[in-house]
Context: one part of a larger RNA
């Protein structure tokens, strides 16, 4: 010095990104809070017992040859040797200590996210990423629609709209505004445009001519585009400036200019807040993190869902409690390896 151990005065997190790491732990029994989706939460929390001999293999339970009596009948009623199983009080005793070793939850509050079990980046990332039940929109009428396949064909499916496909959102509860102007997608069919096709008319070349070539291009002429609806759980979008109250504050009001519409409800320094360690208020002696308010949202916002939300969670943030070599601070043991010297 390395592995992995067991013990350590007083301090107890001062360690350190972070309590990592240790620290706790069995049975029994008494006891058990906010909250709650009434199932939970909960092994919540917090206590008490716990060896060993004696009573005692005792009381009890359980089974059960056989006996006695009885009956139509091993049918009934009573006892029962024997077999398992198995406390409690009481009373003694050892030891520092009885779950003496091994196996063997630390708890507890308060937030974030994600409802939950689940899944993943074989081999640096188990998450708040996927995923789901649920919920919502669009597509499909069956030789479906979508996929794969120059094609036969096959899957969907030996299904048939309560069924398959596709987006989106992610249990539950309350709820989900306003905008169709652009883009899309769905309807529409009056004109407008418009491709091949059509081929009126004139023109050119040759020819006596018929005719044969070339050429010009009126007309007709599809979907689509323009046009007109509708549609946002489509894709998205959701203002600016001036005045105004008996306080130099603030602005229910009121003028303007623009927009298709000017962000409703809820939340709101947030996993989102630049300034910025915003301000106040809790904890601490001291708090750029935390918890709860405030609204001046640089640049929340309603299924790229808005807000809650009990369970849950080798996620995340801050706190107490108990603990202790994490630490102040190191120092000593036993075991293995490891160096050195023989």
């Nucleotide at each position: 010095c390395u592995c992995g151990g067991g013990a350590g005065a007083a301090g107890u997190a001062a360690c350190u990104c972070g309590g990592c790491a240790a620290a706790u732990c069995g049975u029994a029994c008494c006891g058990u809070a906010a909250c709650u989706u009434c199932g939970g939460g909960a092994a919540a929390a917090g206590g008490u017992a716990c060896g060993c001999c004696c009573u005692u293999g005792u009381a009890g339970u359980u089974u059960g040859a056989c006996c006695a009596c009885u009956u139509u009948a091993c049918u009934g009623u009573g006892g029962a040797a024997g077999g398992a199983u198995g406390a409690a009080c009481g009373g003694g005793u050892u030891g520092c200590a009885a779950u003496a070793a091994a196996c063997u939850g630390g708890u507890g509050g308060c937030u974030g996210c994600g409802a939950c079990u689940g899944u993943u980046u074989a081999a640096u990332a188990a998450a708040a990423a996927c995923a789901c039940a649920g919920c919502a929109c669009u597509c499909u009428g069956c030789a479906a629609a979508c996929a794969c396949g120059a094609a036969a064909g096959u899957g969907g499916a030996c299904g048939u709209a309560u069924a398959g496909g596709g987006u989106g959102u992610g249990a539950c509860g309350c709820c989900u505004g306003c905008c169709c102007g652009g883009u899309g997608c769905u309807g529409g069919a009056a004109g407008a445009u418009u491709a091949a096709a059509u081929g009126a008319u004139g023109g050119g070349g040759u020819g006596c001519a018929a005719g044969c070539u070339c050429u010009u291009g009126a007309u007709u002429g599809a979907a689509g585009u323009c046009c007109c609806a509708g549609u946002a759980a489509a894709c998205g979008g959701c203002g600016g400036c001036c005045g105004u109250a008996a306080c130099g504050a603030u602005a229910a009001c009121g003028g303007u200019c623009c927009u298709a519409a000017g962000g409703u409800a809820g939340c709101g320094a947030a996993a989102u807040u630049c300034c910025u360690u915003g301000u106040c208020g809790g904890g601490u002696a001291a708090g750029u993190u935390c918890c709860g308010a405030c609204c001046u949202g640089c640049a929340c916002g309603a299924a790229a869902g808005g807000c809650g939300u009990a369970a849950c969670g080798a996620c995340u943030u801050c706190c107490c409690c108990a603990c202790u070599g994490u630490c102040u601070c190191c120092a000593a043991u036993a075991c293995a390896g490891g160096c050195u010297c023989a």
The part of an RNA shown here (large-subunit ribosomal RNA, domain IV) has 342 nucleotides and comes from a metagenome. The full RNA is in RNAcentral, with records from SILVA.